Formats: sequence, structure tokens, C1' cells
RNA sequence: UCUCGAAAGGGCAAACCCGUCGUGAGACGGGGACGCAAAGCCACGGGUCAGACAGACGGGUCUGAUAGCCGGGCUACCGAAA
Repeated sequence: UCUCGAAAGGGCAAACCCGUCGUGAGACGGGGACGCAAAGCCACGGGUCAGACAGACGGGUCUGAUAGCCGGGCUACCGAAA
């Protein structure tokens, strides 16, 4: 240094509730913790979801959402064992 994930300090925050925004998926803020060692960042590939369009039963196109679905890229705290 890389793989890796013991300990400690700390970090993030699912469902659900409230408020705001959005046609919607959902986002943001507050409360709240199921979990997370990249649950930090990026829609590049696949998946899923929403809306619109064309179409006519096979599914397609476009625009979005999701990074806590998977893969990929970039960056990063600590340092037991191996």
C1' cells in the first nucleotide's frame, strides 16, 4: 500500500408519522431506527417503478424516479487478526 473488517470514536438512516414540492414514481426538511464499512458521490450497463406517445397483445419509443436492487466508475475515517 492492497485485500480485509475486530475494537474505539464518530457517521448515515428503512418502515412509519408530520410539513412542503411534484400529474406520478418520488424528492427535501423535522421526528423515528430496520439496517449499513462506502447506506459517501456519479444514472454508464442491466433491473424495477412513474408519466407521455404511438401501437395492438410480443412488446416498443421518449422523458423521469431509484445509488438502501445488482454491476461499473471516482473518492474516503480507523487499524485487531489474516